[in-house]
RNA sequence: GGAGCGUGCGAGUGAGGGUCGCUGGCGGAGCGGAUCCCAGGAUCCGGAUCCGCUGGAGGAAAGUCCGAGCUCCACAGGGCAGGGUGCCGGGUAACGCCCGGGCGCCGCAAGGCGACGGAAAGUGCCGCAGAGAGCAGACCGCCGAUGGCUCCUUCGGGAGCACAGGCAAGGGUGAAAGGGUGCGGUAAGAGCGCACCGGGCCGCUGGAGACAGGGGUCGCAUGGCAAACCCCACCCGGAGCAAGGCCGAAUAGGGGACGAGGCGUAGCCCGCGCCACUCGAGUCCCGGGUAGGCCGCUAGAGGCCCGCAGCAAUGCGGGUCCCAGAGAAAUGACCCUCCCCCGCUCGGUGCGGCGCGCUGCGCAGAGCCGAUGCGGCGGACAGAACUCGGCUUAUUCCGCGCGCUCCUCAA
Numbered sequence: 001g002g003a004g005c006g007u008g009c010g011a012g013u014g015a016g017g018g019u020c021g022c023u024g025g026c027g028g029a030g031c032g033g034a035u036c037c038c039a040g041g042a043u044c045c046g047g048a049u050c051c052g053c054u055g056g057a058g059g060a061a062a063g064u065c066c067g068a069g070c071u072c073c074a075c076a077g078g079g080c081a082g083g084g085u086g087c088c089g090g091g092u093a094a095c096g097c098c099c100g101g102g103c104g105c106c107g108c109a110a111g112g113c114g115a116c117g118g119a120a121a122g123u124g125c126c127g128c129a130g131a132g133a134g135c136a137g138a139c140c141g142c143c144g145a146u147g148g149c150u151c152c153u154u155c156g157g158g159a160g161c162a163c164a165g166g167c168a169a170g171g172g173u174g175a176a177a178g179g180g181u182g183c184g185g186u187a188a189g190a191g192c193g194c195a196c197c198g199g200g201c202c203g204c205u206g207g208a209g210a211c212a213g214g215g216g217u218c219g220c221a222u223g224g225c226a227a228a229c230c231c232c233a234c235c236c237g238g239a240g241c242a243a244g245g246c247c248g249a250a251u252a253g254g255g256g257a258c259g260a261g262g263c264g265u266a267g268c269c270c271g272c273g274c275c276a277c278u279c280g281a282g283u284c285c286c287g288g289g290u291a292g293g294c295c296g297c298u299a300g301a302g303g304c305c306c307g308c309a310g311c312a313a314u315g316c317g318g319g320u321c322c323c324a325g326a327g328a329a330a331u332g333a334c335c336c337u338c339c340c341c342c343g344c345u346c347g348g349u350g351c352g353g354c355g356c357g358c359u360g361c362g363c364a365g366a367g368c369c370g371a372u373g374c375g376g377c378g379g380a381c382a383g384a385a386c387u388c389g390g391c392u393u394a395u396u397c398c399g400c401g402c403g404c405u406c407c408u409c410a411a
Base pairs, nucleotide, nucleotide: 001407002406003405004404005403006402007401008400009399010398011396014338015337016336017335018334019333020332022056023055024054025053026052027051028050029049031046032045033044034043035042036041037040058381062392063391065390066389067388068387069386070240071239072238073237082236083235084234085233086232087101088100089099090098091097102116103114104113105112106111117231118230122229123228124225125224126223139171140170141167142166143165146164147163148161149160150159151158152157179197180196181195182194183193184192198220199218200217201216202215204213205212206211244295245294246293247292254286255285256284257283258282261275262274263273264272265271302321303320304319305318306317307316308315309314339379340378341376342375343374344373345371346370347369348368349367353363354362355361356360
């Protein structure tokens, strides 16, 4: 200098100003209502209005896929069914998450990926191709020892054919063809024999364990699929803040008590009208539900900093901070200046290159740095709704590191 691997931060319409707004809380003004003293105040309550102060989205607030807190319902215990998880150890409130490790595959490496228990319990499946796909199979092929046929013969046998037959070596099919390589062996072959590798079984050693190493033994005795049924081990009750709790009108309806009158007709009387007179008007009381209101509701497995323990995930201790909580639901719009990024232009530097009249000078120039310059239809994805821990998905003009690997060059 080049190519890569892993990991962590920052910014993320950001800063300042101006003009209009939205929304939670607190305070005040004014308005309305109720109560009290009593004719002007005091106290309490209320929602629309105005003023001031103050708070107001994210790394994913998202998908709602896992795990919990919280709440209500259910629940003696055990089993079946159903769902989930699945190498080992640790972390955690818990997890299907995270950390560390093992094994397998990929990569020269740094590293990456893996539903990674059981296929000798049983059942099932293995498309197409292929002769044969499971206690396999002769399509091409090899052989012709044995039997058969033909020919020759010195009668010992020999040559040929490939009919019976033998063969799983070679070719071909396939994701997969009944361990692999080599030597021997054979008619040709074959764990048929042997060596090494692989594999099964039994001890040993190391490790907490997954597992690793090594020894003995067995010619090898059961191909793959369990994200097919299934078997084994472990885990799992249901619903969700519209959970759930409290208060609670008007109207209608229910129950009870009293009850013969009640209401209108401008104040009183008469009159008139309407509703009632035990199938009861009206008055009062009680209880249920609805509208609505309040709580749940945001101080929490909380954020930040430091120390200690640990390889780490994480835990413990100390300090410090308070950070939306409303309702189908606000957190916005416009303008100016600055910021970040990209391109152009200008200036500087400039490894190396070219040229010359070569201790040097000149020319163009990749890259890098800067600018008070100009331009940009450059600044994504997205929006809390009870709250946390994860995972997954979406996403930029982007910016800054840290650790490591391989290649090349120079000293």
This is a predicted structure of a 411-nucleotide RNA (Bacterial RNase P class A) from a Longimicrobiales bacterium. Of the family's consensus pairs, 95% are formed in the model. The sequence is in RNAcentral, with records from ENA. It is recorded under the gene name rnpB.